[in-house]
RNA sequence: UAAGUAAACCGGGUGACCGCUAUGGCAAAUUGUCGUAGAGGAAAGUCCGAGCUCCACCGGGCAGGAUGCUGGGUAACGCCCAGGAGGGGGAACCCUACGGAUAGUGCCACAGAAACAUACCGCCCGUACUAAUUUUUUUAGUACGGGUAAGGGUGAAAUGGUAAGGUAAGAGCUUACCAGCGGCUGGGUGACCAGUCGGCUGGGUAAACCCCAUCUGGAGCAAGACCGAAUAGGGGGAUAUAAGGAUGUCCGGCCUGUCCCCGGGUUGGUCGCUUGACCCUGGUGGUAACAUCAGGGCUAGAUAGAUGGUCACCGCGCUGAUUAAUCGGCGUACAGAACUCGGCUUACAGGUUUGCUUAACCC
RNA sequence: GCCCCAGUAGCUCAGGCGGACAGAGCAGCGGUUUCCUAAACCGCGUGUCGGGCGUUCGAGUCGCCCCUGGGGUACCA
Numbered sequence: 001u002a003a004g005u006a007a008a009c010c011g012g013g014u015g016a017c018c019g020c021u022a023u024g025g026c027a028a029a030u031u032g033u034c035g036u037a038g039a040g041g042a043a044a045g046u047c048c049g050a051g052c053u054c055c056a057c058c059g060g061g062c063a064g065g066a067u068g069c070u071g072g073g074u075a076a077c078g079c080c081c082a083g084g085a086g087g088g089g090g091a092a093c094c095c096u097a098c099g100g101a102u103a104g105u106g107c108c109a110c111a112g113a114a115a116c117a118u119a120c121c122g123c124c125c126g127u128a129c130u131a132a133u134u135u136u137u138u139u140a141g142u143a144c145g146g147g148u149a150a151g152g153g154u155g156a157a158a159u160g161g162u163a164a165g166g167u168a169a170g171a172g173c174u175u176a177c178c179a180g181c182g183g184c185u186g187g188g189u190g191a192c193c194a195g196u197c198g199g200c201u202g203g204g205u206a207a208a209c210c211c212c213a214u215c216u217g218g219a220g221c222a223a224g225a226c227c228g229a230a231u232a233g234g235g236g237g238a239u240a241u242a243a244g245g246a247u248g249u250c251c252g253g254c255c256u257g258u259c260c261c262c263g264g265g266u267u268g269g270u271c272g273c274u275u276g277a278c279c280c281u282g283g284u285g286g287u288a289a290c291a292u293c294a295g296g297g298c299u300a301g302a303u304a305g306a307u308g309g310u311c312a313c314c315g316c317g318c319u320g321a322u323u324a325a326u327c328g329g330c331g332u333a334c335a336g337a338a339c340u341c342g343g344c345u346u347a348c349a350g351g352u353u354u355g356c357u358u359a360a361c362c363c
Numbered sequence: 364g365c366c367c368c369a370g371u372a373g374c375u376c377a378g379g380c381g382g383a384c385a386g387a388g389c390a391g392c393g394g395u396u397u398c399c400u401a402a403a404c405c406g407c408g409u410g411u412c413g414g415g416c417g418u419u420c421g422a423g424u425c426g427c428c429c430c431u432g433g434g435g436u437a438c439c440a
Stems, first nucleotide, its partner, number of pairs: 001359010012314007020038008040334001044345002047343005052220004057253006064216005069083005084098001085096004099211002104209002106205003120152002122148011160178006179201001181198007224271004234262006243256003264439003278297008315332007364436007373389004382420001391407005413429005
């Protein structure tokens, strides 16, 4: 210098004038003035987890749903951190929906002989016949019987793989190495790793049903609480061995009178509504996620829904004239809070910084 | 803001505990019949199953993410 890789930050700023919302002060009384504050890294999707609110409740079982290597973090999580195994890459690094197929039940279409088993082509042996050859016999073909799964074909997958020996031809039949399974020893909190020994060993699929371990009540701020106003304290039905009661079902306890349909009135206001598992700086502990201590800070609360408009300068990008200085032009991403947080996922013009890997060059 | 549903041929819709083929009706095209048309009869198709990634030998169907369209919501007695 270039390429790659991992992470973090900015993505507009300043001033003036006018306008809007909240809040505080001073006046005022249909308002004015001054001060302070006023959209995000994703506010988005609504995919997870909670805080909070309501359903009088408690216990036990079944069902349904979710997660899935190990150890930590956290209020919790399907999230984050650090490791392990497998895979990709030359490396830094990246990906994984990563428990169990020996608890059981399914499925593996088509092709192929055969997909919980198997013999199509082949190879070998024996018998018979035919042809050629012919001292003996040898070769080829056909039929029948037996042996075989090393070779070929089909397929995603076909009796662990490769090599050698052995055999009538073959086969873990034997040996060496490797994979798988199991035992023992050592290391590690653990997932696992290393060494050694052994019989030789049909597969895949659980984002198929299922088994195992862990967790799980339901609705949701339009939840819910209060005030005000108006109307029809209207009408009908079921029910007391009943019905309803934490919103799948069953049982037990406990509480209370419940449930359904038609119709009527109001579509008003206040709270919830922003001090938080909050943010910033520094110290300590930890590989890290994070925890803890000290100091500092208060940063929108709207309700037809405010947070804006104009001008000038600056920042950034592209581009024209120009040797340059300089002078112009065009543009400036994704996108707007609605109870609040911790995450995941998706969108994003441009810019800045740091670590690491590799290549080339110079010293 | 929150809670649900749907997307398959030109149109209206089936399908789906994964088997390698994508279907029905109407519409469309061609033929028969008829003086001509309609009707009737025969035949023929139509397609990235909204898009992408993944699981699997194989995905319209199973899982995750994205896009588009549609529905619901307050108080009193």